Large-subunit ribosomal RNA, domain II from Parcubacteria bacterium C7867-005, 695 nucleotides, folded computationally. NCBI's taxonomy places the organism under Bacteria, Bacteria candidate phyla, Candidatus Parcubacteria. The prediction has a mean pLDDT of 82. The full RNA is in RNAcentral, with records from SILVA.
Context: one part of a larger RNA
C1' cells in the first nucleotide's frame, strides 16, 4: 500500500416537553414483608408512610378568590385549579458519558551505580629517542664569599614519538558496517596519567576539574506499577435509505477575542386570523446637491486707517516700494460652515389584491457567532493593493449543478423531482478548430492598429470629418527670368568698423522697386542671399480650431501568444435582418410533497385510510422534521422450509422497490433457517500517521 476482521452517542439517577396507555366524583405506591422460583433474578400479593395535583398572596404574624405594598374603598405586583402513574422518543444536568490522543502531578520502606560520575581497596601497563636542573668532583682565579670551566649526575604536570587514552579539521556514510562507525588528519602519551576486578553513594536524592552534565540506548528530576477511562474550550474518526424544509459567520456580555452565554437567523407543535407583502395620502429630517446669510480657509483689485520698523529717490517737503488692520467689489473652499435643500429610507393612517402567501405569540430541538468577492455610499491607505475597516430586507459563492467569460468559487445568463437523436429563448455568439452569417448598407483604419479589457505625459506636414477665417483671372501661393541703387565708408568709437563687433540717429534723392539693412560671409572691404518690385506662367492656395481613427513614445530570454489556424476583415463605429446557443420556458410521459373539491371504505363520531380531478411546489452544507431497509436475540405465528440438500460462497446479465434492500435460477456447500406480528440492542464502516492478521 492493497484485503479481511474488529472499531465510536451507551448505562443508571433526577428534571422538562412530545406521543401513547390506564384511572380520573384524583393519581401512584417506596422501603419492607409474605408467595413462588434454585436461599438469583424476574414475577405475584400486601404495604397508603410519602409525593404530585387540589388556592394564594406575604419576609412574616396573617388573610384568602383574593393578598401584599400603603392613611386610601387609590393605583400597582403577583394571583383567581385539572390532573397522575408508566412506556417510547428528544434534550438538559450528575456520573470516564460519543470514540482515540498528550506534556504531565502524586504516591510507593518499590527496582536500578553490570553504562556513566565521584570514592575506597588491591592489582597492572607505558616501545624508542632527545634536553641535561640540583647535588657531587677536578681545575684556574680569589683572603673569603664565591666565579668561570670541564667531568660527572638525571630532575621535569619537559621535549618528539609508538602502544594506550583521546575526539581537532575533513571527507565518507546518513532505510549505514555503526541508534555515531570508517578514512586521513589531529591532541595527551611519568601523570590532576590509563586500565582490570572487587566494594561504595540514587530519584527532590545522589555524584559533579560544573556542561543542568551523568544517575543501563531515558534526565530541568531516572524506570516501574498505582491513582487512571488524569485532564485536553485543542486536531483526528464517528458505520444504511428515501421524503419535507432550511440557516448563519451578526449584536451585547465575557482574564474574552479560533471558547461560551442571550438575542437575532432554521425547522416541528399549538395558538391568533391578515396584522406580512403592496398602493396612495400625512408626516418629521438635514444627507447628496448647492450656497456663502453665520463660523473658518484661500485669490484679484478699490477705499481708508496705523506703525513710520524697513529698502529706494531727493537738500527737504515728500512720493514709490513694503508691512499690518477693517470696510466694499468680483471670483470661490469646507467631515466637525449653512439663508437653502432632495432622491431613498424611516413613522403613521386608509386602501386594494393574493391566501397553495406572509406576519406574530407560545413551546420543543438546533446549528451558527473564522466569511469571501462584486456593485453603490464612506474611513485608513498612495481616491495603492486578491489590502483593511463599516453602510446597504443590494447580488452571488458559502450551501447551487447548467451554458458564456480559452482555463477560472464570488462576474454575466440561468435556479437541475425524474425520462426524452422534441421547441423558444437568454447571457455570448456565427471563415476552420466549433452548433449558427464568409450576412445586408454605410464610414474609418494600412499600424497585423486591432480581432475580450488594459497602457501616460509629450512629440509629429500619417489619414479622415466638421467649422471659423485670409488671398485670389483687377492673376493669389508656388516656380522661373530680371532688378535689388544714390548721397554713403550716415555720425562716433576703433589698428580697422565700408548694412551686418558695438554705441547714437534712422534720414533725403532717383524709382515699377530697393532697409542707413533680415541671415550668411572678410582682418577690414569684396562676395551670396532676403524684404520690396516688374515681367512670364496660371487656380486656386494659406491660417487657426474641434472631433474620428492610426504612428512614435513601447527593452528580455520556448516560435509563448487574438485560446491557436489565421484574418485587410474573420479589424473599428452605426443601423438591420437571419440564424445557433443552458439542466430557463415550452411540449409528452411519470413520481413524490401540500392544499382545494367530490366519491368510497372503516369509525371509539375527533377522524383515519384509499380513488379521482384542480392549484401550487420537489438545488441544497450546519440543522429541524418524518417514513422506512438490514443484522444478532427473544416471545408468539405460519400444525413454516430442509440431505430430493439449510445457513454461507460463487455468477455485471431474471423480476420487484424511489432507495436502503428483497425474490428467483445455476454451480458449490453440507445442517441446520425462515416468514408474519411485537420485543430487546455489542445493530450497519472508507477513512480516526486507527487495532489485529495475511499478502
Nucleotide at each position: 500500500g492493497c484485503c479481511a476482521a474488529c472499531g465510536a452517542g451507551u448505562u443508571c439517577g433526577u428534571g422538562c416537553a412530545u406521543a401513547c396507555u390506564g384511572c380520573g366524583c384524583g393519581g401512584c405506591u417506596a422501603a419492607g414483608c409474605c408467595c413462588c422460583g434454585a436461599a438469583a433474578a424476574a414475577g405475584g400479593g400486601u404495604g397508603g408512610a410519602g409525593c404530585c395535583a387540589u388556592a394564594g398572596g406575604g419576609a412574616a404574624a396573617c388573610c384568602g378568590a383574593g393578598u401584599g405594598u400603603g392613611a386610601a374603598u387609590a393605583g400597582c405586583g403577583c394571583g383567581u385549579a385539572u390532573g397522575u402513574a408508566g412506556u417510547a422518543u428528544g434534550c438538559a444536568c450528575g456520573a470516564g458519558a460519543c470514540c482515540c490522543g498528550a506534556a504531565g502531578c502524586c504516591a510507593g520502606a518499590g527496582c536500578g551505580a553490570g553504562c556513566u560520575u565521584g570514592u575506597c581497596a588491591u592489582g597492572a601497563g607505558c616501545a624508542g629517542g632527545u634536553u641535561g636542573a640540583a647535588g657531587u668532583u677536578u681545575g684556574u682565579c680569589g683572603a673569603a664569599a664565591g666565579a668561570c670551566a670541564g667531568a660527572u649526575g638525571g630532575a621535569g604536570g619537559a621535549c618528539c614519538g609508538a602502544a594506550c587514552c583521546g575526539g581537532u579539521g575533513a571527507c565518507c556514510c546518513g532505510u549505514g558496517c555503526a541508534a555515531u562507525a570508517g578514512u586521513c588528519u589531529c591532541g595527551g602519551a611519568u601523570g590532576a596519567c590509563u586500565u582490570g576486578u572487587g566494594a561504595u553513594a540514587a530519584g527532590a536524592a545522589g555524584u559533579g576539574a560544573a556542561a543542568a552534565g551523568c544517575u543501563a540506548a531515558u534526565c530541568g528530576a531516572g524506570c516501574c506499577u498505582g491513582g487512571u477511562a488524569a485532564u485536553a474550550g485543542c486536531u483526528g474518526g464517528u458505520u444504511c435509505u428515501c421524503u419535507c424544509c432550511g440557516a448563519a459567520a451578526u449584536a451585547g456580555c465575557u482574564u474574552u477575542u479560533g471558547g461560551g452565554c442571550u438575542a437575532g437567523c432554521g425547522u416541528c407543535g399549538c395558538g391568533u386570523g391578515u396584522u406580512c407583502c403592496c398602493c396612495u395620502c400625512g408626516g418629521g429630517g438635514g444627507u447628496a446637491g448647492a450656497g456663502c446669510a453665520c463660523u473658518g480657509g484661500a485669490a484679484g483689485g478699490u477705499c481708508u486707517g496705523g506703525a513710520c520698523a524697513g529698502g529706494g529717490a531727493g537738500a527737504a517737503a515728500u512720493c514709490u516700494c513694503g508691512c499690518u488692520a477693517g470696510a466694499c467689489c468680483u471670483a470661490u473652499c469646507a467631515a466637525a460652515c449653512u439663508c437653502c435643500g432632495a432622491a431613498u429610507a424611516c413613522c403613521g393612517a386608509g386602501g386594494a389584491u393574493u391566501a397553495a402567501a406572509a406576519a406574530u405569540g407560545c413551546g420543543g430541538c438546533a446549528g451558527u457567532u473564522a466569511g469571501a468577492c462584486u456593485g453603490c455610499g464612506g474611513g485608513g491607505g498612495c481616491u495603492a493593493a486578491g489590502c483593511u475597516c463599516c453602510g446597504u430586507c443590494g447580488g452571488u459563492c458559502a450551501a447551487a449543478a447548467a451554458g458564456g467569460a480559452a482555463a477560472c468559487a464570488g462576474c454575466c445568463u440561468a435556479g437541475a423531482u425524474c425520462u426524452c437523436a422534441a421547441u423558444u429563448u437568454a447571457a455570448g455568439g456565427u471563415c476552420c478548430c466549433u452548433a449558427a452569417a464568409u450576412u445586408u448598407a454605410c464610414a474609418c483604419u494600412a499600424a497585423g492598429u486591432g480581432c475580450a479589457c488594459u497602457u501616460a505625459a509629450g512629440g509629429a506636414g500619417g489619414u479622415g470629418a466638421u467649422a471659423u477665417u485670409u488671398c485670389u483671372c483687377u492673376g493669389a501661393c508656388a516656380c522661373u527670368g530680371a532688378g535689388g541703387a544714390g548721397g554713403u565708408u550716415g555720425g562716433c568709437u576703433u589698428a580697422g568698423a565700408a548694412g551686418c563687433a558695438g554705441c547714437c540717429a534712422u534720414c533725403c534723392u532717383u524709382u515699377a522697386a530697393a532697409g542707413a539693412a533680415a541671415g550668411c560671409g572678410u582682418a577690414a572691404c569684396a562676395g551670396c542671399u532676403c524684404a520690396c518690385u516688374c515681367a512670364g506662367u496660371a487656380a486656386g492656395a494659406g491660417a487657426u480650431a474641434u472631433c474620428g481613427c492610426a504612428c512614435c513614445g513601447c527593452a528580455g530570454a520556448u516560435u509563448c501568444a487574438u485560446g491557436g489556424g489565421g484574418c485587410u476583415a474573420a479589424g473599428u463605429g452605426u443601423a438591420g435582418u437571419a440564424c445557433c446557443g443552458a439542466a430557463a420556458c415550452u411540449g409528452a410521459g411519470g413520481g413524490c410533497u401540500u392544499u382545494c373539491a367530490u366519491c368510497c371504505u372503516g369509525u371509539u363520531c375527533g377522524c383515519a385510510g384509499g380513488g379521482u380531478g384542480g392549484g401550487a411546489g420537489c438545488g441544497g452544507u450546519a440543522g429541524g422534521a418524518g417514513a422506512g431497509u438490514a443484522u444478532u436475540c427473544g416471545c408468539a405465528u405460519c400444525u413454516g422450509c430442509u440431505g430430493u440438500g439449510a445457513a454461507g460462497g460463487c455468477g455485471a446479465a431474471g423480476g420487484g422497490g424511489u432507495g436502503a434492500c428483497c425474490c428467483a435460477c445455476g454451480c458449490u456447500g453440507g445442517a441446520g433457517c425462515g416468514u408474519u406480528g411485537c420485543g430487546a440492542a455489542g445493530u450497519a464502516a472508507g477513512a480516526a500517521u486507527g487495532u489485529u492478521g495475511g499478502c